[in-house]
This is a predicted structure of a 256-nucleotide part of an RNA (large-subunit ribosomal RNA, domain VI) from a Candidatus Aenigmatarchaeota archaeon.
The RNAcentral record of the full RNA draws on ENA.
Context: one part of a larger RNA
RNA sequence: UGUUGGUUGUCUGAGGGAAAAGAAGGGUCAGUACGAAAGGAACACCCUUCUGGCGCCUCUGGUGUAUCGGUUGUCCGACAGGGCACUGCCGAGCAGCUACGCGCUAGUCGAUAAGAGCUGAAUGCAUCUAAGCUCGAAGCGACCCUCAAAAAUAGACAACUUAGGCGCCUGUAGACGACGGGUUUGAUAGGUCGGGGAUGUAAGAUGGAAGCUUCGGCGACCAUUUUAGUCUGCCGGUACUAAACGCCGUAUUGGU
Numbered sequence: 001u002g003u004u005g006g007u008u009g010u011c012u013g014a015g016g017g018a019a020a021a022g023a024a025g026g027g028u029c030a031g032u033a034c035g036a037a038a039g040g041a042a043c044a045c046c047c048u049u050c051u052g053g054c055g056c057c058u059c060u061g062g063u064g065u066a067u068c069g070g071u072u073g074u075c076c077g078a079c080a081g082g083g084c085a086c087u088g089c090c091g092a093g094c095a096g097c098u099a100c101g102c103g104c105u106a107g108u109c110g111a112u113a114a115g116a117g118c119u120g121a122a123u124g125c126a127u128c129u130a131a132g133c134u135c136g137a138a139g140c141g142a143c144c145c146u147c148a149a150a151a152a153u154a155g156a157c158a159a160c161u162u163a164g165g166c167g168c169c170u171g172u173a174g175a176c177g178a179c180g181g182g183u184u185u186g187a188u189a190g191g192u193c194g195g196g197g198a199u200g201u202a203a204g205a206u207g208g209a210a211g212c213u214u215c216g217g218c219g220a221c222c223a224u225u226u227u228a229g230u231c232u233g234c235c236g237g238u239a240c241u242a243a244a245c246g247c248c249g250u251a252u253u254g255g256u
Base pairs, nucleotide, nucleotide: 005161006160007159008158009157010156011155015147016146017145021051022050023049024048025047026046027045028044034039052105053104054103055102056101060099061098062097063096067092068091069090070089071088072085073084074083075082076081094233107143108142109141110140115135116134117133118132164248165247166246167183168182169181170180171179188242189241190240191238192237193236194235195234196232197231198230199229204225205224206223207222208221211218212217
């Protein structure tokens, strides 16, 4: 763009894709079948493990250059608060992402191959085949998963008839498009408040203190205030801020 009003939503499934599974061990079967003995199975059922596949983050671990703390050198005159030095180095660490962690990971049906057969003539017998019929594989098709109305036979159903879309605020989504939520009839994002969580007890003040001292003071460090302070991609509340406005769409039919 088409599908012949337009829009939104829910479907059908012609036809495609795919490997989602593969293997081993143990128990029982069973010291059974078989075999003179020696020896010695299988089907089925149950359990476990490995490899692969899919998903997840409750637990365990990793990361965690959001964050919190300790600390060295230097600079901002000192304090406080910071910059730089691989995140300066070190100790922790929520969410997220992850594996080393956790969960799941069937067979059944149909048509067949080699093959095994039934009935059975040609050929009064025989013969699995010529007519007909029954079975029979990790293989083929389907069930399962997934894409799919551009399937030109271009599908169906429902609602609406300015619906709806763009734009804007955005995240569980994301390279960009796309997808999902919201758009004042509002909790969509930010702010703010509360909860939960991380770190580990801030600054200032007060009290003490090894020692040093020019006897005036200085002072690492310790305690209390303080389960503090700081931070928060999580959860919830709250319209304070921003989604106000605007733009596109207006065809068919009918009326004039």